[in-house]
Context: one part of a larger RNA
This record gives sequence, C1' cells and structure tokens, in this order.
RNA sequence: UGCCGAGAACUGCGAGAAGCCUACCCUAGUACGAGAGGACUGGGUUGGGUCAACCUAUGGUGUUCCGGUUGUUAUGCCAAUAGCAGCGCCGGGUAGCUAAGUUGGUAGGGAAGAACCGCUGAAAGCAUCUAAGCAGGAAAUCCUUCUCUAGACAAGUUCUCCUACCAGGUGAAAGAACAUCACUUCGAUAGGCGAGAGGUGAAAGCACCGCGAGGACGAUGGGCUUCCUCGUACUAAUACG
Repeated sequence: UGCCGAGAACUGCGAGAAGCCUACCCUAGUACGAGAGGACUGGGUUGGGUCAACCUAUGGUGUUCCGGUUGUUAUGCCAAUAGCAGCGCCGGGUAGCUAAGUUGGUAGGGAAGAACCGCUGAAAGCAUCUAAGCAGGAAAUCCUUCUCUAGACAAGUUCUCCUACCAGGUGAAAGAACAUCACUUCGAUAGGCGAGAGGUGAAAGCACCGCGAGGACGAUGGGCUUCCUCGUACUAAUACG
C1' cells in the first nucleotide's frame, strides 16, 4: 500500500551432484598349449584418485596468554616494571581456522533396451532370430542415493491462529549491508566477578648460601592467564510508550 488475512509443516513437476581406477589373493598353475607360457568367469583384500564433514588424537598458525633475553629511554636511585627497536628477537601455547590429520561416501538393486546373440515360426511343405510372438544383452538411459525446488502462473496439500509479529535493546551456532538465530527482568543474552579446565613454568617480596658477579633449597606446581566450561543479576537488555 492492498479487491484478494497470517504463520508453520509437507508433496515434488523439475534442476543439479555422484558415477573412477590400479595392484594382489582365491577359483587355478585350472581351461588352453608340444612346451614356453597362461586365462574367461565368480568371490575377496589393500591402495590411489576424488568428494564431504570434523578438530578427539598428530601437527601448523595462534600480532601480546606465559616465560627467557639484547640495546636504549623513562618511572629520583637499588630492585621491580613500562615504551621503542619487524610481536625487537627467542622458547612454548588455549579457542578458532586448518591438513599433511581423523571419519565417511564413491554401494547394492531394479526397469526399458543398442549393437549383438537366441527360442518358436511361417510367407516359401525345406531353411530362416521376424513377418505375429517370446528370451538374453553395455561404465551409457530411467528409477532407487544426496542437495535445491510451488515464480510448478495449471502458482499444489495439511494444520493452526491474535497469548502473534515488527521496531528498540543485549548478543552469536550467524554475518559485507540486510538477513538468520538466542535473549529481553516471569532474564544467564553479553560484559564483570567467582570456581574450574587448558597454557606457561618455580612471580615479586622475604628468608637462605656466597667477599662478590651470582645461586635457586623453602613457603610452592607458586604467580600470571585471550576467544573454553559451570555458576552468580553486580552492569547493560529498564521504566514509559
């Protein structure tokens, strides 16, 4: 804005994705072949390629989470810290993201049927797969698998309904904007705080040893901790409209 109310869940006309391969073992040293060699078929195992999801483990990253350390400046000085130097450099590293990592798929079956191969069988007393009829038959086609789909204009179906929805606000499993999703005091949505997990690795100060530069025994697995988990209304999602 509107003659035709809204929301949710389905069906699937149709569209797309996938479709792969080596090697080895058994059948079998069988069939075949003088021998040398050496199968069709059927069954199984492993691997490669490729696709998807994921981060428990193995790793990478992790720009400030922890520690070490150089030069210099500053906090009056010692000590302890902070700034700058590619995060100054170096050793590790949570979440997230990720592969080289983990897991799974690439399967099985059916339908019609090409070339081809057949059965029965006449025209044409025979013969003939074909003329009537009936079988087999390819990774291809169609269905079955996965994804999207009612703008499928022939616009489908079912159910429910004003205690709904939007806007404002706090946000993330979401994200360029928008949208989506969670929450909005009848509240754990985010921040803060508490506890824990994980990380780093023995904080400062004190005491101790050494004349000292220093050491690292003690309190002590201490201190500090980013995105994780649980809890807690302290702050903001309030009131009003």
Predicted 3D model of a 241-nucleotide part of an RNA (large-subunit ribosomal RNA, domain VI) from Osmunda japonica. Lineage of the source: Eukaryota > Streptophyta > Polypodiidae > Osmundaceae > Osmunda. The full RNA is in RNAcentral, with records from ENA. Its Rfam family is "Bacterial large subunit ribosomal RNA". Rfam links the family to the GO terms ribosome and structural constituent of ribosome. The gene name in the source record is rrn26. The coordinates come from a structure-prediction model, not an experiment, and the mean pLDDT is 80.